[in-house]
RNA sequence: AGUCUCAUCGUUCAACGGAAGGACAUUCGGCUACGAACCGAAAGAUCAAGGGUUCGAAUCCCCGUGAGACUG
Numbered sequence: 001a002g003u004c005u006c007a008u009c010g011u012u013c014a015a016c017g018g019a020a021g022g023a024c025a026u027u028c029g030g031c032u033a034c035g036a037a038c039c040g041a042a043a044g045a046u047c048a049a050g051g052g053u054u055c056g057a058a059u060c061c062c063c064g065u066g067a068g069a070c071u072g
Base pairs, nucleotide, nucleotide: 001071002070003069004068005067006066007065010024011023012022013021018055026042027041028040029039030038050062051061052060
């Protein structure tokens, strides 16, 4: 330099173009003499940035950022 892959709640992973869910963590409640464990509930990401296509984009296209792999 070229090609390819990845980027999503605090963390880690999902998500046919119809609008984001699980686990852990956090908070509250139950249980307990009190905790842990366990049970129930709640909150939490406009999807790395910008633009485009579309009635509608995390998803498709462009650009560029970061990380990684391969080729030379």
A computed fold for a 72-nucleotide RNA from a Saprospiraceae bacterium, annotated as transfer RNA. Its Rfam family is "tRNA". The family's RNA type in Rfam is transfer RNA. Rfam describes the family as follows. Transfer RNA (tRNA) molecules are approximately 80 nucleotides in length. The coordinates come from a structure-prediction model, not an experiment, and the mean pLDDT is 83. It was read from a public genome assembly.